[in-house]
Guanidine-I riboswitch aptamer from Marinococcus halophilus, 106 nucleotides, folded computationally. It matches the Rfam family "Guanidine-I riboswitch aptamer". Rfam links the family to the GO term regulation of gene expression. The organism belongs to Marinococcus, within Bacteria. It was read from a public genome assembly, where an Rfam model found it. The model forms 92% of the base pairs in the Rfam consensus.
């Protein structure tokens, strides 16, 4: 210089805004304004748990004389590190959502 690998999902959180609801105002009512301790809704590559996957090791069960030996099952035990704009994207609207483990920086 180059090449592979460092996973999915679910449920919650930090977080966000106003479709719905609810709550104030305002109206005879109904429209209509207001993000507002809330419900419903979004919601984290650098959050949390869980399941799967997936690496390693371990143990059992069936053929048959007798073993090994692969698969499945089960059990354990890994899943690492990770500082980060600006602008822009969607949706009803924002947002650690997507762009994006980008752009940068060490």
């Nucleotide at each position: 210089g180059g090449g592979a690998a460092u996973g999915u999902u679910u449920u919650c959180u930090a977080g966000g805004g106003u479709u719905c609801c609810g709550c104030a105002g305002u109206u005879c009512a109904g429209a209509c304004u207001g993000g507002c301790u809330g419900g419903u809704c979004c919601g984290a590559g650098a959050g949390a748990a869980a399941a799967c996957a997936c690496a390693c090791g371990g143990u059992u069960c069936u053929u048959g004389u007798a073993g090994a030996a692969c698969a499945c099952a089960c059990c354990g035990u890994g899943c690492a590190c990770a500082c980060g704009g600006a602008a822009g994207g969607a949706u009803a609207a924002a947002a650690g959502c997507c762009u994006g483990g980008g752009a940068g920086a060490u």